A computed fold for a 74-nucleotide RNA from a soil metagenome, annotated as transfer RNA.
[in-house]
This record gives sequence, structure tokens and C1' cells, in this order.
RNA sequence: GCGCCGUUAGCUCAGCGGAUUAGAGCAUCAGACUACGGAUCUGAGGGUCGGGGGUUCAAAUCCCUCACGGCGCG
Repeated sequence: GCGCCGUUAGCUCAGCGGAUUAGAGCAUCAGACUACGGAUCUGAGGGUCGGGGGUUCAAAUCCCUCACGGCGCG
């Protein structure tokens, strides 16, 4: 330098054949339970989907570009 893959909640990931108008588990907080705590159960908060631009009535999803990480080739 070229090619491929990845980047979504504090962490690990799903969603990537465009529209159920962004989810799960863990963690955190609150409540129930308990003598207290843990476990368990119930509930809540938390992300404008790596940055920017474009296409579209509509983009996490398609296109371009940049950044970061991984793998391969030269």
C1' cells in the first nucleotide's frame, strides 16, 4: 500500500433482506422477601447505533469518506 471483518447501554453481544417507531444478559438503583446480608422475584434508569457526508417519504441497516482495532496479502 491492497483486501476482508469489527465499532450499538458501564461490560459482553443481538438486530445489518430499510419503516413493529433501538433490544437481551450481566452490572447499577428502588421495592418485595430476610433478624441483617446474600440468593430469588418485581420494577426503574442508562445509548440520538465510532465521526462526517450522501441516497430515501423513512437509515443502526444502503453508498462515500475518515478514525480506531483485528486478520490476511504484497
Annotation: It matches the Rfam family "tRNA". By type it is a transfer RNA. Rfam describes the family as follows. Transfer RNA (tRNA) molecules are approximately 80 nucleotides in length.